[in-house]
Context: one part of a larger RNA
Molecule: large-subunit ribosomal RNA, domain IV
Organism: marine metagenome
C1' cells in the first nucleotide's frame, strides 16, 4: 500500500456533475390514510401502537394477573418516504458482447389498394404464400390508450379520373436520290443509261406518356412583407399598399424547440447558469410528419424536501486475504 468487511466523538450532503456509494426502512397484526382520479385506484399512501415467557379463566383468534433482559418479528431473510416537472398512456419489446431509452410495439384512429384464378409477395416456370379466408377480409402507409379537438392551401411534387387538341416510337407508306450496267453515242479521254439487283428516304399513318382539363393534403409538403393610425405616453381593434396556391386558426409557448440569454418578474435557497409559475420580444411551436391536457404506470430524465448516514469536516481503529519486507 491494495482488496473485502466491521466499528466510529460533534456535526449530517458542507461531498459530488449527481447522495455515486453506504446507512435508513423491513416481517405480522391492529388503528389510520390527502391532492388528484378514468371511480379501479392513489394505497403498504403518509403517520402511529402491539410483539417474549408462566399461570388461571374461556377455548375460534382472546382476556386477566404476574416474571425475566440493554434488548422479545432477541439471531438470518423481508419496501426508505414525499412534493413538483418533462417525456412516453398503459404490460411488454430492443443494440447476444460499452445504450433498456423519451427508441421499437401496442389496443384506438385514419387514409388507399384488393370482388376472388383478389390485391400483394416468392418463383424461370409449373405452383405456393395470402387463406382452406372473402370488404365486420387481407395487403400497403401514417398516428399511437383516454378527453377536448384536427384550421387554411391543390401553386410546385405525386396519386386518381377525362379525352377534344398539340408532341412523340416501332411499325406500316413509298414521293424522290444515289450505286452498278444489257445497250445506245463518242473528240475513244468518256458520256447517257432501260430492266433487275441494291443504299438511302418526303408526305401520310401510328399507341401510352408528356403538354392539356379536372379532383385529392388523416398523400409529399406549404401556411408573408412593408407603412400609417386613438385627447399623456406607450400600443395599434383600423386603415393603405405590395406579393402569394394560401398567409399559422384553436392551443401551447424562453419549450427535449429561444440564438441574443444567467430574458424579465414571482416561488423556493443565506447565497439557485438548473428548478417550478407566468409574460410573450415563437432566431426557428402548431394540429394523425397530429396539437394540448391527463389518473396509473417506469431499474426513464429533471428540481427539492423529510428520515439517515465515514460521501464528506478529517480523519481513526480493527478483523480478514493479497502484496513487500525478514526468517
Nucleotide at each position: 500500500c491494495c482488496g473485502u468487511g466491521g466499528c466510529u466523538a460533534a456535526g449530517g450532503a458542507a461531498c459530488u456533475a449527481g447522495g455515486c456509494a453506504a446507512a435508513a426502512u423491513g416481517g405480522u397484526c391492529c388503528u389510520g390514510u390527502a391532492a388528484c382520479u378514468u371511480c379501479g385506484g392513489g394505497a403498504g399512501a403518509a403517520a402511529g401502537g402491539a410483539c417474549g415467557c408462566u399461570u388461571a379463566c374461556a377455548u375460534u383468534u382472546g382476556u386477566a394477573a404476574g416474571c425475566c433482559g440493554c434488548a422479545g418479528u432477541g439471531a438470518a431473510u423481508g419496501g426508505g418516504c414525499c412534493c413538483a416537472g418533462g417525456c412516453g398512456a398503459c404490460u411488454g419489446u430492443u443494440u447476444a458482447u460499452c445504450a433498456a431509452a423519451a427508441a421499437c410495439a401496442c389496443a384506438u384512429g385514419g387514409c388507399u389498394u384488393u370482388g376472388c384464378u383478389a390485391a400483394a409477395u416468392c418463383g424461370a416456370a409449373a405452383g405456393a404464400u395470402g387463406a382452406u379466408g372473402u370488404a365486420u377480409a387481407a395487403g400497403g402507409c401514417c398516428u399511437g390508450a383516454c378527453a377536448c379537438c384536427u384550421g387554411c392551401c391543390c401553386g410546385g411534387u405525386g396519386c386518381c379520373g377525362g379525352a377534344a387538341g398539340g408532341u412523340u416510337a416501332a411499325g406500316a407508306g413509298g414521293a424522290g436520290g444515289g450505286g452498278u450496267u444489257a445497250u445506245a453515242c463518242u473528240u475513244c479521254g468518256g458520256u447517257a443509261g432501260a430492266a433487275g439487283c441494291u443504299c438511302u428516304g418526303a408526305a401520310u399513318u401510328g399507341a401510352a406518356g408528356c403538354c392539356c382539363c379536372g379532383g385529392u393534403a388523416a398523400a409529399c409538403g406549404g401556411c408573408g412583407g412593408c407603412c400609417g393610425u386613438a385627447a399623456c405616453u406607450a400600443u395599434a381593434a383600423c386603415g393603405g399598399u405590395c406579393c402569394u396556391a394560401a398567409g399559422g386558426u384553436a392551443g401551447c409557448g424562453a419549450a427535449a424547440u429561444u440564438c441574443c440569454u444567467u430574458g424579465u418578474c414571482g416561488g423556493g435557497u443565506a447565497a439557485g447558469u438548473u428548478c417550478c409559475g407566468a409574460c410573450c420580444u415563437g432566431c426557428a411551436c402548431g394540429a394523425a410528419u397530429g396539437g394540448u391536457g391527463u389518473a396509473a404506470c417506469g431499474a426513464u430524465c429533471u428540481g427539492g424536501g423529510c428520515g439517515c448516514u465515514g460521501u464528506c469536516u478529517c480523519g481513526g481503529c480493527c478483523a480478514c486475504g493479497a502484496g513487500c519486507u525478514c526468517g